[in-house]
RNA sequence: UGAGUCAGCCAGGUGGCCGCGUGCGUCGUUUCGGCGACGCCCGAGGAACGUCCGGACUCCGCAGGGCAGGGUGGUUGUUAACGGCAACCCGGGGCGACCCGCGGGACAGUGCCACAGAGAACAGACCGCCUAGAGAUAGGUAAGGGUGAAACGGUGGUGUAAGAGACCACCAGCGGCCGCGGUGACGUGGCCGGCUCGGUAAACCCCACCCGGAGCAAGGUCAAGAGGAGCCCGCGAGGGCUCUGCGCGAACGUUCGAGGGCGGCCCGCCCGAGUUCGCGGGUAGACCGCUCGAGCACGCCGGCAACGGCGCGCCUAGAUGGAUGGCCACCGGCCAGGACAAUGCCGAAAGGCGUCCCGGCCACAGAAUCCGGCGUACCGGCUGACUCAUCCG
Numbered sequence: 001u002g003a004g005u006c007a008g009c010c011a012g013g014u015g016g017c018c019g020c021g022u023g024c025g026u027c028g029u030u031u032c033g034g035c036g037a038c039g040c041c042c043g044a045g046g047a048a049c050g051u052c053c054g055g056a057c058u059c060c061g062c063a064g065g066g067c068a069g070g071g072u073g074g075u076u077g078u079u080a081a082c083g084g085c086a087a088c089c090c091g092g093g094g095c096g097a098c099c100c101g102c103g104g105g106a107c108a109g110u111g112c113c114a115c116a117g118a119g120a121a122c123a124g125a126c127c128g129c130c131u132a133g134a135g136a137u138a139g140g141u142a143a144g145g146g147u148g149a150a151a152c153g154g155u156g157g158u159g160u161a162a163g164a165g166a167c168c169a170c171c172a173g174c175g176g177c178c179g180c181g182g183u184g185a186c187g188u189g190g191c192c193g194g195c196u197c198g199g200u201a202a203a204c205c206c207c208a209c210c211c212g213g214a215g216c217a218a219g220g221u222c223a224a225g226a227g228g229a230g231c232c233c234g235c236g237a238g239g240g241c242u243c244u245g246c247g248c249g250a251a252c253g254u255u256c257g258a259g260g261g262c263g264g265c266c267c268g269c270c271c272g273a274g275u276u277c278g279c280g281g282g283u284a285g286a287c288c289g290c291u292c293g294a295g296c297a298c299g300c301c302g303g304c305a306a307c308g309g310c311g312c313g314c315c316u317a318g319a320u321g322g323a324u325g326g327c328c329a330c331c332g333g334c335c336a337g338g339a340c341a342a343u344g345c346c347g348a349a350a351g352g353c354g355u356c357c358c359g360g361c362c363a364c365a366g367a368a369u370c371c372g373g374c375g376u377a378c379c380g381g382c383u384g385a386c387u388c389a390u391c392c393g
Stems, first nucleotide, its partner, number of pairs: 001389010012331007020043002023040007045364001049375002052373005057215004064267004069211005074088005089103001090101004104206002109204002111200003126145002128141005153171006172196001174193008219288004227244007246280007259271004295314002298311005332362004337357004344353003
C1' cells in the first nucleotide's frame, strides 16, 4: 500500500421564526366540571418492524392416573429465563485471521438409495484369471478391469492351480483393558483381539430432559342508570339518604345436579343454585394500571469471555381518533461532471494528502404495559484488533 476477517459506536449537526404534547410554576377566569396566557424541564428506534422465543406483571386454576401433543438435543459456564449469549470439544470449509453445524441413537424396528451395473444389505460373477476338456461346457476365484455418488478396509509380502486377512508386518477403523492431561465433552500413549457387519433420522422412529391457561382490549376504582327495597322530613304534593341492580317470555335445573373448573381427550375429582336462548330498554363517562426500570453512563475488582460484584452520578415520551411538525440559513456526508495545481505539506523510506465551481441525494423507518433475545430492512460515516500478499527502512 492492497485484499480480507472479527468486534464496537453514530444514525445528520447548529441557529432563528412559527406551531404541537405531558409535567411543574406564576397569573387570570369559572356555570367549580374546567378554561386561557406566560415561563421552564423533557418529548420515538437501533431496529419502535416481524409477533418467532423467554419473562416481569395481572386474573383464573393447581387431584390424581392414563393416552396423545409440543419444545430442546456435544460439554461447561452465564442469565430472571430462553430455542439466547460466551468459551471450549468433535466434524467440515478456508493459505490464514476465521467461518459453518436441526452435533444423542443406524447393534430396537420400518422405509429409501433413481439410472447404470453381475451385484446396493447381511448382495454378487459381466469381462478376466486358474484347472479339466478337441469343443460345447463344468468346477474354483473375487486379487485385476468395468458400472456407479457409493461395491463388505489400505499398502507390501507369504502362500496358491489361480487367488483371497487364508496367514504375516505396518496403517486406518471398531471393541476391550490400563496410564497421563482436562470440571467436562474429549485428547493422547501403551497392550490385547475378531479381522472389518454402507449411507440416510433436516425420513418415520427410539432415547434423555423440559412443558398450567389467558393476556394491558390483563386487571381494578369511582360515577351514571330504567326498576325495586328500606329509612328520614312533610297535612299533602313531593324531597333527601342508604342498599340493590332493568322488563317480558321460553327451555333445562336445584343433591336423582342444569351449568362451570382441572393445557387437549378419557377416567376421576372439585365448585354449584341458578344456567342458557329470544325480544325490548339503560349506560358506554372519569381515573388507576402508565412508566424508577432484571434502568443508563463512568471508574475499580474478579473472569479468556459472556457476565458478576462494588463505588459514584443521572432521571431521559406516556399519547388516547392518538403529540414532536413546517420554513429559512449555514455546516456535514455521499454520488456525477468541469476547471486548476504538479507547487506545497507529512514521512526514515515505500508512499500519502489538494483547491474551486456546479447539479443531485441524505436510507430503513414511527412508541401505545414493560424488558431480555432472535429474525428481517437499511443511505452512509467513524474506531479498534487480527490475517495474507507486496514494497521500503